[in-house]
The RNA shown here (Bacterial RNase P class A) has 387 nucleotides and comes from a bacterium. Rfam family: Bacterial RNase P class A. From the family's description: Ribonuclease P (RNase P) is a ubiquitous endoribonuclease, found in archaea, bacteria and eukarya as well as chloroplasts and mitochondria. The sequence was found by an Rfam model in a public genome assembly.

RNA sequence: CAGGUUCGCCGGGCGGUCGCGCUUGGUCAUUGCGGGUCUGGAGACCCACAACGGCGAGUGAGGAAAGUCCGAACUUCAUAGGGUAGAGCGCCGGCUAACGGCCGGGUGCGGUAACGCAACGGAAAGUGCCACAGAAAACAAACCGCCCAUGUUUCACAUGGGUAAGGGUGAAAUGGUGCGGUAAGAGCGCACCGCGUUUUCAGUAAUGGAAACGGCAGGGCAAACCCCGCUCGAAGCAAGGCCAAGUAAGCCGGGAGUCCUCGCGGCCCGUGAGGCAGAAGUCCCGGCGGGUAGGCUGCACGAGGCGGUCAGCAAUGGCCGUCCCAGAUAGAUGAUCGCCCCUUCCUUCGGGAGGGACAGAAUUCGGCUUAUAGGCGAACCUCAAAA
Numbered sequence: 001c002a003g004g005u006u007c008g009c010c011g012g013g014c015g016g017u018c019g020c021g022c023u024u025g026g027u028c029a030u031u032g033c034g035g036g037u038c039u040g041g042a043g044a045c046c047c048a049c050a051a052c053g054g055c056g057a058g059u060g061a062g063g064a065a066a067g068u069c070c071g072a073a074c075u076u077c078a079u080a081g082g083g084u085a086g087a088g089c090g091c092c093g094g095c096u097a098a099c100g101g102c103c104g105g106g107u108g109c110g111g112u113a114a115c116g117c118a119a120c121g122g123a124a125a126g127u128g129c130c131a132c133a134g135a136a137a138a139c140a141a142a143c144c145g146c147c148c149a150u151g152u153u154u155c156a157c158a159u160g161g162g163u164a165a166g167g168g169u170g171a172a173a174u175g176g177u178g179c180g181g182u183a184a185g186a187g188c189g190c191a192c193c194g195c196g197u198u199u200u201c202a203g204u205a206a207u208g209g210a211a212a213c214g215g216c217a218g219g220g221c222a223a224a225c226c227c228c229g230c231u232c233g234a235a236g237c238a239a240g241g242c243c244a245a246g247u248a249a250g251c252c253g254g255g256a257g258u259c260c261u262c263g264c265g266g267c268c269c270g271u272g273a274g275g276c277a278g279a280a281g282u283c284c285c286g287g288c289g290g291g292u293a294g295g296c297u298g299c300a301c302g303a304g305g306c307g308g309u310c311a312g313c314a315a316u317g318g319c320c321g322u323c324c325c326a327g328a329u330a331g332a333u334g335a336u337c338g339c340c341c342c343u344u345c346c347u348u349c350g351g352g353a354g355g356g357a358c359a360g361a362a363u364u365c366g367g368c369u370u371a372u373a374g375g376c377g378a379a380c381c382u383c384a385a386a387a
Base pairs, nucleotide, nucleotide: 002382003381004380005379006378007377008376009375010374012340013339014338015337016336017335018334020060021059022058023057024056025055028053030051031050032049034047035046036045037044038043062358066369067368069367070366071365072364073363074236075235076234077233081269082268083267084266086232087231088230089229090228091105092104093103094102095101106120107118108117109116110115121227122226126225127224128221129220130219143167144166145163146162147161148160149159150158151157175193176192177191178190179189180188194216195214196213197212198211199210200209201208202207240297241296242295243294250288251287252286253285254284255283259275260274261273262272263271264270304323305322306321307320308319309318310317311316341356342355343354344353345352346351
């Protein structure tokens, strides 16, 4: 210099004019309600409250606001239990309010490497699958071959026996390489590797190293059913609470004691609330018919932001300081002008014509996933050159 890997940040700026939403101050004006004073009355003045307008101050969409995929806070069920089914996760250690998230480590795979990914408990509890090809994919087996014997003196061929080292098929063929041995071979024997068991060392652990013993059960798939371990109430701000108004709590029929209805996750047990069993009736089911859809609140001070420091490899936590940064409700932050910034094209070099990503809160927060024009910075790896 070139190529690559990981992490972080910005994502148009400044000024003028006009226009929006919210919070707050104060009393300049208007209106309404209440009280007091003056007046024969109309009315005038004062005090307090409320609404609206004007004036002043402050503030006003995101790194993903998107997806609605996880987890929670908060609210209600509700006094809240046992069993069963179901769902999620799945190496070890830590962080967190929690999580399927994050950090660090281990193992495996990919990559020259930086680094990335993981579907990471169990196949010796059981069941099941491995197409086609191939002799054969499990209660194994011989296609081509190799060796021995006979037919035959030899070759070819045939029959019988032995074999799984060589070749073929396949994703995968019953441990691998080498030496010895054998009629030819084979863990048949040996050495090393692999595998299994035991002991020991390092480590919190996952795991790794070393040694000894054993010829040693054919593999893969559990994101196949399954087994094991841990965790798990439901619904959701249209949750929930308050106020105002309003008709017809109207009419008809029926039901309830080994009772009926509703709630507690799907079910069972159990349990809670309401109702009936003499009648009424505001319980339940069915039919006919009528009224309402308004306002306030929840609503933003938070598991909050920023800065410094301490502890920690880090995620993160403690301490100190500082700041308040949307709260709409048919839904606010816009329009216009000028200059500047980045970028593309043209140019008579004076300038001219375009473009500037993904994309808008609606209860809030921690994550994950997806989209993103352009630009800036840091660290690391590889190759080349120079010193």